A computed fold for a 374-nucleotide RNA from a Planctomycetaceae bacterium, annotated as Bacterial RNase P class A.
Taxonomically the source falls in Planctomycetaceae (Bacteria, Pseudomonadati, Planctomycetota, Planctomycetales).
The gene name in the source record is rnpB.
The coordinates come from a structure-prediction model, not an experiment, and the mean pLDDT is 75.
RNAcentral holds the sequence, with entries from ENA.
[in-house]
Parts: sequence; structure tokens; C1' cells
RNA sequence: GGGGUCGUCCAGACGGCUGCCGGAGUUCGCUCCGGAGGAAAGUCCGGCCACCACAAGGCAGGAAAGCGGGUAACGCCCGCCGGGGGCAACCCCAGGGACAGGCAACAGAGAGCAGACCGCCUUCGCGGCUUCGGCCGCGCGGGUAAGGGUGAAAGGGUGGGGUAAGAGCCCACCGCGUCGGCGGUAACGUCGACGGCACGGCGACUGUCCUUCCGGUGCAAGCGCAAAUAGGGAGCGAGUCGGGCGAAGUUGGCCCGCGCGGGGCCGCCUGUCCUGUUUGAAGCUCCGGGUAGCGUGCUCGAGGCGCGCGGCGACGCGCGUCCCAGAUAAAUAGCCGUUCCCGACAGAAGCCGGCUUAUCGGUCGACCCCGUGU
Repeated sequence: GGGGUCGUCCAGACGGCUGCCGGAGUUCGCUCCGGAGGAAAGUCCGGCCACCACAAGGCAGGAAAGCGGGUAACGCCCGCCGGGGGCAACCCCAGGGACAGGCAACAGAGAGCAGACCGCCUUCGCGGCUUCGGCCGCGCGGGUAAGGGUGAAAGGGUGGGGUAAGAGCCCACCGCGUCGGCGGUAACGUCGACGGCACGGCGACUGUCCUUCCGGUGCAAGCGCAAAUAGGGAGCGAGUCGGGCGAAGUUGGCCCGCGCGGGGCCGCCUGUCCUGUUUGAAGCUCCGGGUAGCGUGCUCGAGGCGCGCGGCGACGCGCGUCCCAGAUAAAUAGCCGUUCCCGACAGAAGCCGGCUUAUCGGUCGACCCCGUGU
């Protein structure tokens, strides 16, 4: 100098004027303070909180999925293991067991404990040639999984020995399996011995097994205060009046009269009509539920920042310091000026930890590779 990998942070800046939402103060005139995001988004995981349900356990159902750690918890994060990619920094992985069933199209002789199509070797027979040693071809039978061919996959791989030709038939190394030693908390790694190769593949096809976790609904949850109207309940509220009737357990029932309460004609008096009179009318008082409305939940919290300590790290502990939106039809805006690299995605609605997705442009840091100079 060039190329690359990983991560951090910013999200136009400054000033003036006028507004909006919340809070504090106030001499009621105003003054001061705060006012969207890294994703406020998707609502995909995990919690807090609230109400409902609920003995315990099991079955069913759902979810997680190498090992260890972090955390309130997680499917998140950190570290590690194994596999894959890259020269490297680094990146990617649904990465548990395999007991039962299932699948393996097409091609191919044969696709699961298989297979002889070509090839190779060989006994015998026939034919041809012959330098008489044999050689070649065809046919029947046998051997052979080395080689060819098919396929995603052909029953370990490479090399050597061996053989009629071959073959873990034998040997070395690698792979695989079993056992043991050593290292590691563990996943796992490594070394040795043994086994001659089976116990094949998929398993994100179904059932299933090991381990772990899971009740439901979501702040329009829920809780409180509480009109008008209608409806519910309780109390107060006007005769223990007279007479008659029938009945027979009656202080009861029905009828008539008078009194009293309420209402109509009718504003008042008289009159008259309706109705009630203790199984209580109208009216009055009180109580309870619920609606509108209001409050609360609501923002001080697994909180932010700084320093120190522990840890590889995620993170934890201690000290100091700060208060940082809380609306409810919903505020966070408008105008002007200066300046720059000319400004993306996008707007809180109970809160928090993650993940994912969207995003103009830029800043800083660490590391790797290549070239070059000293």
C1' cells in the first nucleotide's frame, strides 16, 4: 500500500421564536425540569404481574435436544466438543438413542444378511493350427466379488503377500467394533490389546425410547369510587269501628255503612267517582348490585452511568452517583437562520430479558492474508 474477517458506537449539529403532553414551584402574572427507538416493529421464545382453575401421582398432548456454565427464566448468551468450509482471521451445522415397522424410484444380473451380465481361472468334449512343448475358438459344468458396467448407495479402504484365478485367505497402515490404561467436571480426546468386518443407508416416513420442561386467559388482565333512569330488598306509612251473609278449626272470607290515606272531575269549598286501609296504596327514608363517568394498575426498574474486585467469557459482587415519556383519541410539533458528508428504517400504549426482520450514510477498535521499505 492492497484485500479480507469480527465487533463497538452515531442516527444531522447549533441558535432563535411560537406551540403541545407530564411533573414541581407560584406573589396565579408565570417560572423551572422532563418529553420515543435501535429497532418503539413482528408478537416468535422466556419471565414479572393479574384473575380463573387446581390434593398427589399417572396416562394422553405439546416442546427442547452434543457437553459444561451464565441467568428470574429461555428455544437466549458464553466457553468447549464433534462435523463441514476457508491459506488465515473466521464462518456454518435439527448435532440424542436406533427397539419395531417402512422406504430405496429409474437403471442394473443383483438393493439387504444380495448378486455371476461382461470379464478372469479351470475339468471335460468338439473344431482349427502346430516348431509336437502347446496355442486359439466354441459348448457343457464348476470356481471367482480382484477388474468392467448400472446406480445416490453394490456387504470396509490403500499397499504387499498369496492363489489355477481370486478373496481379511494372510500381513502392515487407516477406518470400524469391543475391552482396558491415561487426560478431561463432561461432551470427548489419546494410547494399547483384541476382533478379520459383522452390527449396512435414510430416519426432517411413522410409531417409539432416554433426559428435561409445560394449567388457562391476557392490562379491554384486574381493583376501587360512583350519577341519572329503570328494576331489586328493608323500614316508616291510613281503623285492634259498626252491621249483615253463608260456612264451620279461626282474630279469617265476602258485602254494606262510617272514619282515614291517595287520585280524578277541579285552582279552592261542597258534592261525586275510583282506589287503598296491617297479606300495606301513594309517598318518604335507607341498603345492595350494576351502567356512563372518574381513579388505580402506570412506570423506581431483574433500572442507567462511573469506578474497583472476581471470572477466558456470558456474568456476578461492592461502592458512588442519577431519575430518564406516561398520553387515553391519544403530546413529543411548526417557522426562521447558520453549517456539513444533505440525513435511512421507522412512532411508546402494563413492564422486562432475548431472537428475528427493516435501515441512507458514517465513526472507532481488534485481528488475518498478500506485496513492499527499513